[in-house]
RNA sequence: GAAGCUGACCAGGCAGUCGCUGCCUGUAUUCCCGAUGAAUGCAGGGAGAGGAAAGUCCGGGCUCCACAGAGCAGGAUGACGGUUAAUGACCGUCCGCCGCGAGGCGAGGAACAGGGCCACAGAGACGAGCGUAUUAAGUUACGGUGAAACGCGGUAACCUCCAUCCGGAGCAAGACCAAAUAGGCAGGCGUUGACGUUGCUCGCAGAGCCUGCGGGUAGGUUGCUUGAGUGCCCGGGUAACCGCGCACCUAGAGGAAUGACUGUCCACGACAGAACCCGGCUUAUCGGUCAGCUUCAUUG
Numbered sequence: 001g002a003a004g005c006u007g008a009c010c011a012g013g014c015a016g017u018c019g020c021u022g023c024c025u026g027u028a029u030u031c032c033c034g035a036u037g038a039a040u041g042c043a044g045g046g047a048g049a050g051g052a053a054a055g056u057c058c059g060g061g062c063u064c065c066a067c068a069g070a071g072c073a074g075g076a077u078g079a080c081g082g083u084u085a086a087u088g089a090c091c092g093u094c095c096g097c098c099g100c101g102a103g104g105c106g107a108g109g110a111a112c113a114g115g116g117c118c119a120c121a122g123a124g125a126c127g128a129g130c131g132u133a134u135u136a137a138g139u140u141a142c143g144g145u146g147a148a149a150c151g152c153g154g155u156a157a158c159c160u161c162c163a164u165c166c167g168g169a170g171c172a173a174g175a176c177c178a179a180a181u182a183g184g185c186a187g188g189c190g191u192u193g194a195c196g197u198u199g200c201u202c203g204c205a206g207a208g209c210c211u212g213c214g215g216g217u218a219g220g221u222u223g224c225u226u227g228a229g230u231g232c233c234c235g236g237g238u239a240a241c242c243g244c245g246c247a248c249c250u251a252g253a254g255g256a257a258u259g260a261c262u263g264u265c266c267a268c269g270a271c272a273g274a275a276c277c278c279g280g281c282u283u284a285u286c287g288g289u290c291a292g293c294u295u296c297a298u299u300g
Stems, first nucleotide, its partner, number of pairs: 001296010012265007020048002023045009050271001054282002057280005062170004074166005079093005094108001095106004109161002114159002116155003126151001130143004174222004184213006196204002229248004234243003266269001
């Protein structure tokens, strides 16, 4: 210098203007009023998508339901040891295959329990037949091709068998507050005329009316973002990971905000948008940075 391998990281920058969704502070009004507080307006401040937010494929947390035990069905996994809240994830080692190598890939138990299948080639491919030679005799030997041929071959990410594991539903879970109308229960009044017309009396009309309680619906509140959290130092461990300390707070909406415009710079900007949360896997992705390592070439 070229070609590669593995891992980690970034995901247009800066400035200005106008918006949108939460939060905090101050202030004004209203409600409540013992205080706290609630709603609305105004002003100010600060925050506001991702490495995959995606697919919803695994595993957990959380919530409700179910639950003596056993079996069937169904699904998943399968070397050994470890990590973890848990896993089918991850780490280490062994073994097998691929690569010159750094490295990569592996559902990696069982093929005399049984069934199925075996491309191309080959006369014949799973079950014995067939051809040639041979023999008393399907008696014995050989048979191109093919991974496998006249068999105790192969294949289980084909069925299957063995071992182990797995309860169901999901934030539209669940919890709380709670109208109108209809219906339920209890009490009272009512054909000796309630209620209504109608403020009262008369008249009219004629079977319900009033109060309370409880359930449910609409609607509202909550669950809801402080968490197996993030960054750094030190220590333990080959590693995954664990422990101690310090610092930090980083969307929380609910038909659903996270945008638009202007200026400027560059390498001209990919895939893509949170909806209860977290750990993985898989898939999509313009371009770029860093670290470690390998092979080849050249020079010293």